[in-house]
Context: one part of a larger RNA
RNA sequence: CUGGGCGUAAAGAGCACGUAGAUGGUGAAUCUGGAUGAAAAUGAAAUUCACCAAAAACUAGCGUAAUGCUCUUGAAACCAAUUCACUUGGAUGAGAUAGAAGAGAGUGAAAUUUUAUGAUUAGCAGUGAAAUUUGGAGAUCUAGGAAGGAACACCAAAACCGAAGGCAAACUUUUGGUUCCCUACCAAUGCGAGGGUGUAAAAGCAUGGGGAGAAAAUAAGAUUAGAUACCUUGGUAGGCCAUUCCAUAAAAUAUGAGUGUUAUCUCUUGGUCUACACAUAUCAAGGGCCUAGCUAAUGAGUGAAAUAAUCUACUUAGGGGGUACAAUUAUAAGACUAAAAAUC
Numbered sequence: 001c002u003g004g005g006c007g008u009a010a011a012g013a014g015c016a017c018g019u020a021g022a023u024g025g026u027g028a029a030u031c032u033g034g035a036u037g038a039a040a041a042u043g044a045a046a047u048u049c050a051c052c053a054a055a056a057a058c059u060a061g062c063g064u065a066a067u068g069c070u071c072u073u074g075a076a077a078c079c080a081a082u083u084c085a086c087u088u089g090g091a092u093g094a095g096a097u098a099g100a101a102g103a104g105a106g107u108g109a110a111a112u113u114u115u116a117u118g119a120u121u122a123g124c125a126g127u128g129a130a131a132u133u134u135g136g137a138g139a140u141c142u143a144g145g146a147a148g149g150a151a152c153a154c155c156a157a158a159a160c161c162g163a164a165g166g167c168a169a170a171c172u173u174u175u176g177g178u179u180c181c182c183u184a185c186c187a188a189u190g191c192g193a194g195g196g197u198g199u200a201a202a203a204g205c206a207u208g209g210g211g212a213g214a215a216a217a218u219a220a221g222a223u224u225a226g227a228u229a230c231c232u233u234g235g236u237a238g239g240c241c242a243u244u245c246c247a248u249a250a251a252a253u254a255u256g257a258g259u260g261u262u263a264u265c266u267c268u269u270g271g272u273c274u275a276c277a278c279a280u281a282u283c284a285a286g287g288g289c290c291u292a293g294c295u296a297a298u299g300a301g302u303g304a305a306a307u308a309a310u311c312u313a314c315u316u317a318g319g320g321g322g323u324a325c326a327a328u329u330a331u332a333a334g335a336c337u338a339a340a341a342a343u344c
Base pairs, nucleotide, nucleotide: 004315005314007298008297012312014199015198016197017196023190025086026085027084028083029082030081033079034078037073038072040070042068049063051061053059090186092184093183095180096179101175102174103173104172107169108152113147114146115145117143118142123134161166204245206243207242208241209240218234219233220232221231256311257310259308260307261306265288266287267286268285269284270283271282272281294299318343326337328335329334
């Protein structure tokens, strides 16, 4: 390498769209080629195998075989191509449903903080205990007022939506997708996808704003043998907004995508049918048990890790190392592709 594998042992790319190549529904007709069958020619000699010679071997003679290629011929089915039809895959339309799916604009209430004023007087704050800190320059507490920023209690659920990341105050404008249902319509238009394109939490970078609470760094107080920590008092970047980068996460369901087949039970969400309330039946989605078969075990089990085929990423002992060098990329930090020696 192959065989074999990829939830947890090495191994599914974060996710989607999509080009090339790959693969792919039903029924007919036509056509050429492929593949396959038959016949012929050729396939030097030696070699292989058999026979023959006093003949075991070498050797001589003779015969056979020879998967290849060429030519001729050939029915049905299969693959490919073309044409004509079909509807169950797929797309579109009509009628309905649900939703924290995305983007924009203004608005709201509670709370924290700050601020000005009134009233009031000696502590407040903090901890295991303290101290740093704060307060007669009037704090904490209290009353109503103002400012500003960020996040949206209850509702709230194993709930909903989205390709993933993700998504929750209410209202409004606008955009995308799903589901159900019957009918109409197109007629294989499908699926998957190297390179490619787009998107992608948090942190971080750039420019300009903003800055309430909390808070890396950092300062001080404690604790301690020490304490560059845990605890306490402060506190900057950043977090927020606008514009632009970065491209990584235990980006997880540690489970690639779509499709067909295969026991029951149960809960939830959204539809349809119905006798219109329940129930039943039937679709789509989200959970919990479990039979068969599967698995090293754990477990998974119609949302498979069962079963059948298609396409694709990846894996090949540990460590060195996801490192070095180099290419590409980025303002940078870094990212991506990715070894070897020595070693066990």
The part of an RNA shown here (small-subunit ribosomal RNA, central domain) has 344 nucleotides and comes from Tamarix chinensis.
The full RNA is in RNAcentral, with records from SILVA.
It matches the Rfam family "Bacterial small subunit ribosomal RNA".
The prediction has a mean pLDDT of 81.
The source organism's lineage runs through Eukaryota, eudicotyledons, Gunneridae, Tamaricaceae and Tamarix.